[in-house]
Small-subunit ribosomal RNA, 5' domain from an uncultured bacterium, 526 nucleotides, folded computationally. The prediction has a mean pLDDT of 86. The full RNA is in RNAcentral, with records from ENA, Greengenes and SILVA.
Context: one part of a larger RNA
RNA sequence: GGAUGAACGCUAGCGGGAGGCUUAAUACAUGCAAGUCGAACGGUAACAGACUAAUUUCGGUUGGUGCUGACGAGUGGCGCACGGAUGAGUAACGCGUACACAACCUACCUUUAACAGGAGGAUAGCCCUGGGAAACUGGGAUUAAUACUCCAUAAUAUUAAUGAAUGGCAUCAUUUAUUGAUUAAAGUUCCGACGGUUAGAGAUGGGUGUGCGUUCCAUUAGGUAGUUGGUGAGGUAACGGCUCACCAAGCCGACGAUGGAUAGGGGGCGUGAGAGCGUGAACCCCCACACGGGUACUGAGACACGGACCCGACUCCUACGGGAGGCAGCAGUAAGGAAUAUUGGACAAUGGGCGAAAGCCUGAUCCAGCCAUCCCGCGUGCAGGAUGACGGCCCUAUGGGUUGUAAACUGCUUUUAGAAGGGAAGAAACCCUCACUUUUAAGUGGGGCUGACGGUACCUUCAGAAUAAGCACCGGCUAACUCCGUGCCAGCAGCCGCGGUAAUACGGAGGGUGCAAGCGUUAUCC
Numbered sequence: 001g002g003a004u005g006a007a008c009g010c011u012a013g014c015g016g017g018a019g020g021c022u023u024a025a026u027a028c029a030u031g032c033a034a035g036u037c038g039a040a041c042g043g044u045a046a047c048a049g050a051c052u053a054a055u056u057u058c059g060g061u062u063g064g065u066g067c068u069g070a071c072g073a074g075u076g077g078c079g080c081a082c083g084g085a086u087g088a089g090u091a092a093c094g095c096g097u098a099c100a101c102a103a104c105c106u107a108c109c110u111u112u113a114a115c116a117g118g119a120g121g122a123u124a125g126c127c128c129u130g131g132g133a134a135a136c137u138g139g140g141a142u143u144a145a146u147a148c149u150c151c152a153u154a155a156u157a158u159u160a161a162u163g164a165a166u167g168g169c170a171u172c173a174u175u176u177a178u179u180g181a182u183u184a185a186a187g188u189u190c191c192g193a194c195g196g197u198u199a200g201a202g203a204u205g206g207g208u209g210u211g212c213g214u215u216c217c218a219u220u221a222g223g224u225a226g227u228u229g230g231u232g233a234g235g236u237a238a239c240g241g242c243u244c245a246c247c248a249a250g251c252c253g254a255c256g257a258u259g260g261a262u263a264g265g266g267g268g269c270g271u272g273a274g275a276g277c278g279u280g281a282a283c284c285c286c287c288a289c290a291c292g293g294g295u296a297c298u299g300a301g302a303c304a305c306g307g308a309c310c311c312g313a314c315u316c317c318u319a320c321g322g323g324a325g326g327c328a329g330c331a332g333u334a335a336g337g338a339a340u341a342u343u344g345g346a347c348a349a350u351g352g353g354c355g356a357a358a359g360c361c362u363g364a365u366c367c368a369g370c371c372a373u374c375c376c377g378c379g380u381g382c383a384g385g386a387u388g389a390c391g392g393c394c395c396u397a398u399g400g401g402u403u404g405u406a407a408a409c410u411g412c413u414u415u416u417a418g419a420a421g422g423g424a425a426g427a428a429a430c431c432c433u434c435a436c437u438u439u440u441a442a443g444u445g446g447g448g449c450u451g452a453c454g455g456u457a458c459c460u461u462c463a464g465a466a467u468a469a470g471c472a473c474c475g476g477c478u479a480a481c482u483c484c485g486u487g488c489c490a491g492c493a494g495c496c497g498c499g500g501u502a503a504u505a506c507g508g509a510g511g512g513u514g515c516a517a518g519c520g521u522u523a524u525c526c
Base pairs, nucleotide, nucleotide: 001526002525003524004523006522007521008520009519010518013378014377015376016375017374018373019371020370021336026334027333028332030331031330032329035078036077037076040075041074043071044070047069048068049067050065051064052063053062054061055060086288087287094214095213096212097211098210099209100208101207104206105205109202110201111200112199113198114197115196117151118150119149120148127140128139129138130137131136157182158181159180160179161178162177163176164175165174166173167172187194188193215261216260217259222252223251224250227249228248229247230246231245232244233243234242264286265285266284267283268279269278270277271276291312292311293310294309295308314325315324316323317322342368344367345366346365350364351362352361353360354359381412382411383410384409391403392402394401395400418462419461420460421459422458426453431448432447433446434445435444436443437442438441470515471514472513473512474511475496476495477494481510482509483508484507485506491498492497
């Protein structure tokens, strides 16, 4: 000199962009953060309509019928493995980079081919009836499905046997022929369509392996029995001591094993001429974790933040028998700390889930609020004006000098702040409607509808210099000097050093210098 997710002191006008618990991965009140589909299903608790009955003050009210729009609870499907948070653990194939899988999987999507015949038994809900303070739960009867089961059909799928060809260093791989065995389905409908099953290909996403690189300590030198390898079996989507039985005795290590300490890694970021050094906030990629530890279930995918079970710690409810909970999601609270924000608005846009769609959900996201935390921009006036006015706890040689064109005064301007008026882009779609086209279920064109931010940005007008300057420093380094007070005292100080009676170094004043809505100090890095 530069830099910061900064803090502290003094000060503070406005706008734009960004950022905002670095500490206790401490504990959490409250609300919200993952639902959706009635075009899978039985149905009907609420709302609206229709029909109907009773009653009526003629407005209505009450009852019935799932008949219609819809739809609570329930069965079923898809989603909940994404998105969002955090960095505790991890020195590791975790990350980075380069390759490999002749050892693998992939829901939804695209595409190709073929298929979808028949039968059955339950169960939730509703109804009846128990237990319990609650959480919840038992029994009975009955009912549906794209829920479940069985039969049929069956190949380029799986599997067994036999044969052939091609390729490979090889265990083998690929292709192909014949024969046998095994394995599937579901309907809805507004008749447009949507969905189902099997197989192949693609796309996408994952899984696994290997080489190299990846902090400090040798005052850590030996470590290792599933340990290293083999055979066989089991297990997995798949290879493998991944697991097991048997056999062999290996394997790693001064090119630093093992142990200990510290730490998420990278793209990047800061600084520097570079080499390098430091760092890993925000944004992006990967990994790990979800009160601490463990386990599996479901599923295409999890060993699952807002799922399940068990153990533990903690908190809460209880009728003492027993139950409930997990903010490292968004806000917010307490605590800790030098220190870090609102219990806000909207799904209008972008994206995601479900749905044929309308749409619903979305603390993702988009916005607003708070904070000079940072970066950038603007303003606090401009011109003229000398008797060089007054004042100065300014100086002085007492003549004057300086503050100083500074002020007063005259003229001008109005950014900004204030007031008044106008007022966006971000929106095009979906959908509705009209026309045309043809391949008849699509395309093209026109019109209509949709904005949280927000009456915001922006524009116009009005009056008036009106609404707006501080902070640090002035001995040298280092730009800027005198007077008074103090008298090795009080104090200053980054280093050298100042202060013991004339202190440009302490305190005050006048003056000056630097930066400026900031200026200094502290901390950390180059």